This is a predicted structure of a 484-nucleotide part of an RNA (small-subunit ribosomal RNA, 3' major domain) from a metagenome. The full RNA is in RNAcentral, with records from SILVA.
Context: one part of a larger RNA
């Protein structure tokens, strides 16, 4: 110089405390451990691995077993040779398929002679060889990309001074920020990477545009509805501009940097969210996205196929879902969203059926039609505290659906069956506002679907922060040290 301390001081973070909901038990459901198995394919391992790679495992994927084929190969290139009843190939016959076998047909383009046709080239195909292939291995050989501490506030460099020298100064000290933010001091004085600003959304005004959105005035219709002439006012839409910058005030402070309060204002002191992650740090993570060196297989460790397996089950742990009820459970009536999707799609009316779902086809490449019904909500009834009208797990039957196929192993409906469960030990999580906690809606994957995962959306919508002693992380300064 660091790195470390059950050393000091100092600041910060939902750290903790103050408050809400929870996990931990109780059934599933999805991941992993262990076991098991022919094979349960592989990675991921404290945080930062476990609903992780997986944003779709019946077949395919599929890497794994186990059978059954196949050796210039499933696919690239290059060289040689061969190629007219040749190459190559239909019916068929094997067979689970791939594959074997069979052989009806039955050959192309361009040039040059030239019009029976030869003759060169290229293609296709056969042969043979160089290769070709490998989700085999080595993330401790490596590119690429990621996670993390951490959106912490650091990290350094250049001159030029001190020290013999490693190195120091700057960057440290007083103040003050969310911030190495900014002020002031000072051997130092300036820079770069970072912070913050410039990007994107949300909150308000203003312009301009007015369809398919929209409807205040007028007229026209109707059972009703912007239905329809019309209009651009308002809502919106989506280009462009305004605002907010501590700019005004009063008060603190070193005359400063800023802090407190207060004015106008839609919005105030980085208004709320996002995108952006400095020098490193963990020989973290990925050779199984792809790249790629070295090793390693080459009639297999490569390639195709059929079945099976990634779905096994005495258990154990992670994270979710649903609950245990009356702030609830049915029932029947009635309200109001956004964000998104649709052309081998999204499907209205209407019709059947109890219902999954079928018919049907009208509209739509979508501000147009569709998916769409939002739920909680509200108003009304019934339940009567009970293992119940809670609560739905398990099992039996019937049935829709998508797929070449739902036995192993999809999903949904309908009737029966109604289990554990009455609020959870130690323990532990998450969250400062449109947050939590509730309630539904949409979307990538996708035939379908094991989604209770993810990723987004919008309704309802709280409580609490005296405060830093204390635990976890972290930043700054000093000090200690037999470390490096």
């Nucleotide at each position: 110089u660091g790195a470390c301390g059950g050393g000091c001081c100092u600041u910060c973070g939902c750290a903790c405390a103050a408050g809400c909901g929870g996990u931990g038990g109780a059934g599933c459901a999805u991941g992993u451990g262990c076991c098991u198995u022919a094979a349960u394919u592989c990675g991921a391992g404290u945080c930062a691995a476990c609903g992780c790679g997986a944003g779709g495992a019946a077949c395919c994927u599929u890497a794994c077993c186990a059978g059954g084929g196949u050796u210039u190969g499933a696919c690239a290139u290059g060289c040689a040779a061969g190629u007219a009843g040749u190459a190559c190939a239909a019916a068929c016959c094997u067979g689970a398929a791939a594959g074997g076998g069979g052989g009806a047909g039955g050959a192309c383009c361009a040039c040059g002679g030239u019009u029976u046709c030869c003759g060169u080239g290229g293609a296709g195909c056969u042969u043979g060889c160089a290769c070709a292939g490998g989700u085999g291995u080595u993330g401790c050989a490596u590119g690429g990309c990621u996670g993390u501490c951490g959106u912490c506030u650091g990290u350094u460099c250049g001159u030029a001074u001190c020290g013999u020298g490693a190195g120091a100064u700057g960057u440290u000290g007083g103040g003050u920020u969310a911030a190495g933010u900014c002020c002031c001091g000072c051997a130092a004085c300036g820079a770069g990477c970072g912070a913050a600003a410039c990007c994107c959304u949300u909150g308000u005004c203003c312009c301009u545009a007015g369809u398919u959105g929209c409807u205040a005035a007028c007229g026209c219709g109707u059972a009703a509805u912007g239905g329809c002439g019309a209009g651009g006012a308002c809502u919106c839409u989506a280009a462009g501009g305004a605002g907010a910058c501590u700019g005004c005030c009063g008060g603190u402070g070193u005359c400063a940097a800023a802090c407190c309060g207060g004015a106008g204002g839609a919005a105030g002191g980085u208004g709320g969210g996002g995108a952006u992650g400095a020098c490193g740090u963990c020989a973290a993570g990925u050779c199984a996205u792809c790249a790629u060196g070295g090793c390693c297989c080459u009639u297999a460790a490569g390639c195709c196929c059929u079945g099976g397996g990634c779905g096994g089950g005495a258990c154990a742990c992670a994270u979710g879902c649903u609950a245990c009820a009356a702030u609830g459970g049915u029932c029947g009536g009635u309200a109001c969203a956004a964000c998104g999707g649709g052309a081998u799609g999204c499907c209205a009316a209407g019709c059947c059926g109890a219902a999954a779902g079928g018919c049907g086809g009208a509209g739509c490449g979508a501000a147009g039609c569709c998916c769409u019904a939002a739920a909680a909500g509200c108003c009304g009834g019934c339940c009567c505290c009970a293992g119940u009208u809670c609560g739905g797990a398990u099992c039996g039957g019937g049935g829709g659906c998508u797929a070449c196929a739902a036995c192993u192993c999809g999903c949904c409906c309908c009737c029966g069956u109604g289990a554990a469960g009455u609020c959870g030990g130690a323990a532990u999580c998450g969250c400062u506002a449109g947050u939590a906690a509730u309630c539904g809606c949409g979307g990538a994957u996708c035939a379908g679907c094991c989604a209770c995962g993810c990723c987004g959306c919008g309704g309802u919508g709280a409580a609490u922060a005296u405060g830093u002693g204390c635990c976890c992380g972290a930043g700054g300064g000093u000090u200690g040290u037999a470390c490096a």
Model confidence (mean pLDDT): 86 of 100.